Transfer RNA from a Candidatus Micrarchaeota archaeon, 73 nucleotides, folded computationally. It was read from a public genome assembly. It matches the Rfam family "tRNA". Taxonomically the source falls in Microcaldota (Archaea, Nanobdellati).
RNA sequence: GCCCCGGUAGCUCAGUUGGUAGAGCGUCCGGCUGUUAACCGGAAGGUCGGAGGUUCAAGUCCUCCCCGGGGCG
Numbered sequence: 001g002c003c004c005c006g007g008u009a010g011c012u013c014a015g016u017u018g019g020u021a022g023a024g025c026g027u028c029c030g031g032c033u034g035u036u037a038a039c040c041g042g043a044a045g046g047u048c049g050g051a052g053g054u055u056c057a058a059g060u061c062c063u064c065c066c067c068g069g070g071g072c073g
Base pairs, nucleotide, nucleotide: 001072002071003070004069005068006067007066010025011024012023013022019056027043028042029041030040031039049065050064051063052062053061
């Protein structure tokens, strides 16, 4: 220098024909229990790495850049 994969909630990750962003764990509140843990119910939490573009509509498509991993030279 070129190619491929990845970046989405605090963490691990889904979201695969473009159509209101989700799960598990964690956190907080409540229930249960003599108490804790476990278990059950609920809630909060996201500029979807950054900036442009296409579109009525973009996490998803296009361009450039940044970060991490791998490959080639």